This record gives sequence, C1' cells and structure tokens, in this order.
RNA sequence: ACCUCAUCCAGAGGGGCUGAGGGACCGGCCCGAUGACGCCCCGGCAACCACCGCAGCUCGCGCUCGACGCGAGCCGGCAGGUGCCAACUCCGGCCUGCGACCGUCACCCGGCGUGGGAAAGAUGAGCG
Repeated sequence: ACCUCAUCCAGAGGGGCUGAGGGACCGGCCCGAUGACGCCCCGGCAACCACCGCAGCUCGCGCUCGACGCGAGCCGGCAGGUGCCAACUCCGGCCUGCGACCGUCACCCGGCGUGGGAAAGAUGAGCG
C1' cells in the first nucleotide's frame, strides 16, 4: 500500500518566502498577481489515540456482605502522538423515497428541488 472500524451540517489565521495555478478525480461552482496553492515561523481549533481521576450512574469481580474494596465503562480532566484552521467532504456523480414546480392535456421519462442509502475521498485507530 491493501484490509477493518469510527467520524466527516461544529470549530479555529496572522506574518515571512515563493510566484501560477488551486479546491483528490470528472462536471459545476468557487479561490487566485489586492499573490491563491505550497513551504517556514508564530498563533489557534478540536479531542481520534495516549495519559490522569472515580464524586455520581452502570457493569464485572472479591470479601469480613456494608453507607465495603478493586477494576472498567459512561463521565470529567489534560494536551504527549496525530489531525485540522475558504466554501457541509464546496455541490453533484451510483441507487432510491417524496414534490402542488418545468418539459407534456395526461402517462412514461427527463429536469429541478428536497430527503435517505451507497461509492469515492479525508482523518484517526487497528491490522500488516
């Protein structure tokens, strides 16, 4: 790398360097010489993992069976390892529910709008 699981409508920007593309892919729509993207510094957000705690609730175990002890989860704390700091993962892409709207007089179908699920992607943890 692949694979598995969880999450993805919240949150958080200044400076310096550079100089033309960037937002994964495709379509759209945006960002960008009033300097984007990227790199560096500083700052910040969040809390997946790690670590700490056990007042309360719950579970397990133990005993001297109680207003007991131990461990764990919820929960709370912290910020060590990651991550992130335009736009919901920027929106859609495949399947599908609904619609009083459009193409039709009407149906099918398509469009548009809206919801659900997947796929893809991202991040973490695990596996390897």
SAM riboswitch aptamer (S box leader) from Actinocatenispora comari, 128 nucleotides, folded computationally. The source organism's lineage runs through Bacteria, Bacillati, Micromonosporales, Micromonosporaceae and Actinocatenispora. Model confidence (mean pLDDT): 85 of 100. Its Rfam family is "SAM riboswitch aptamer (S box leader)". From the family's description: The SAM riboswitch is found upstream of a number of genes which code for proteins involved in methionine or cysteine biosynthesis in Gram-positive bacteria.